[in-house]
This is a predicted structure of a 71-nucleotide RNA (transfer RNA) from Micromonospora echinospora. RNAcentral holds the sequence, with entries from ENA. It matches the Rfam family "tRNA". Rfam describes the family as follows. Transfer RNA (tRNA) molecules are approximately 80 nucleotides in length.
């Protein structure tokens, strides 16, 4: 320097233009003589910024970060 591929909750990841989903972890509860386990509930998230479109986590662009490869 050029090519791909990735960034969604506090970590791990799913996701078909139309409610953002789960597992762990956090908090509340039931349970127990008390922790642990188990149940049950709840918060909590779209790397940044323009464009397309009614509607964009999804499509284009241009920028970070991060990995692979090529040179």
């Nucleotide at each position: 320097g050029c090519g791909c591929c990735g960034c969604u909750a506090g970590c791990u990841g799913a996701g078909u233009g139309g409610c953002u989903u789960a597992g762990c972890a956090c908090c509340g509860g039931a349970c127990u003589c008390u922790u642990a386990a188990u149940c049950c509930g709840g918060a909590g998230a779209g790397c940044a910024g323009g464009g397309u479109u009614c509607g964009a986590u999804c499509c284009c662009c241009u920028g970070g970060c991060g990995g692979c490869g090529c040179a």